[in-house]
A computed fold for a 96-nucleotide RNA from Brevibacillus massiliensis, annotated as TPP riboswitch aptamer (THI element). Its Rfam family is "TPP riboswitch aptamer (THI element)". Rfam describes the family as follows. Vitamin B(1) in its active form thiamin pyrophosphate (TPP) is an essential coenzyme that is synthesised by coupling of pyrimidine and thiazole moieties in bacteria. Its mean pLDDT, the model's own confidence on a scale to 100, is 77. The model forms 100% of the base pairs in the Rfam consensus. The sequence is in RNAcentral, with records from MGnify.
Formats: sequence, C1' cells, structure tokens
RNA sequence: CCACUAGGGGUGCUUUGGCAUACAGAGCUGAGAGAUGAAUGAGUUCAUCAACCCUUUGAACCUGAUCCAGAUUGUACUGGCGGAGGGAAGUGGUGU
Repeated sequence: CCACUAGGGGUGCUUUGGCAUACAGAGCUGAGAGAUGAAUGAGUUCAUCAACCCUUUGAACCUGAUCCAGAUUGUACUGGCGGAGGGAAGUGGUGU
C1' cells in the first nucleotide's frame, strides 16, 4: 500500500412551490447531505439498508459548543479550540 471479513461514524444550510410534520424542485460546501419503516399532540427520536469515510501510524466521528474570530443569503463554510479529552481490528498478500 492492497484484498477479505468484522466493526465505528455523520447525513447540514439556504430558497421556491405547497394548507403542511407531508411531498417535490433548485442552490452551497464536502469523500459522503440517500432510501424505507415505526413512534409522536407538536417538535423530534429510533431502527434497517445503500453509498461514502474511518479502524490505535486512530481530526472518520463525538465532547467542549446555544464556544471564539472571519466570510456568507445561510450553515463546522474557513480557521482557532487541538502537543485537550474520548473513540472502532483481525488475517493474508505485495513493495520499499
């Protein structure tokens, strides 16, 4: 570095149509913003599958966070925070 099996994780923001918790279209960043189902007074939450990413050489992802600065119509959009704390592995093969 690759393969197989197993496991971990997130799924945001703006706008238009619409009576809308529905449904559909368009746009932004990104590897990824998807589909189905259930529960619920509302809001929302959970589960399954798919793709994508990550698996201790661990910034995939979570906490801090209703955080701070900058940019934007807006958003973890960018940077800080971060020489902070957590966080999921085995086998085989190849090369140096």